[in-house]
RNA sequence: GCCGCAGUAGCUCAGCCUGGGAGAGCACUCGAGGUAUGACCGAGGGAUCGUUGGUUCAAAUCCGACCUGCGGCA
Numbered sequence: 001g002c003c004g005c006a007g008u009a010g011c012u013c014a015g016c017c018u019g020g021g022a023g024a025g026c027a028c029u030c031g032a033g034g035u036a037u038g039a040c041c042g043a044g045g046g047a048u049c050g051u052u053g054g055u056u057c058a059a060a061u062c063c064g065a066c067c068u069g070c071g072g073c074a
Base pairs, nucleotide, nucleotide: 001073002072003071004070005069006068007067010026011025012024013023020057028044029043030042031041050066051065052064053063054062
């Protein structure tokens, strides 16, 4: 230098191919239970989806550029 993959909640990830409600588990908060703590049970809060521009009525999703990490080739 070229190519590929990954970036979504505090953490680990799904959702992208096939555009339309942003989700799961753990963690966190509250409650119930219990002498009390944990587990179990119920409820709740939390992400403008790496940045930017474009396409579209509508973009996490499609296209371009860029940033970061990993891998491959030279």
Transfer RNA from a Microcaldota archaeon, 74 nucleotides, folded computationally. The RNAcentral record of the sequence draws on ENA.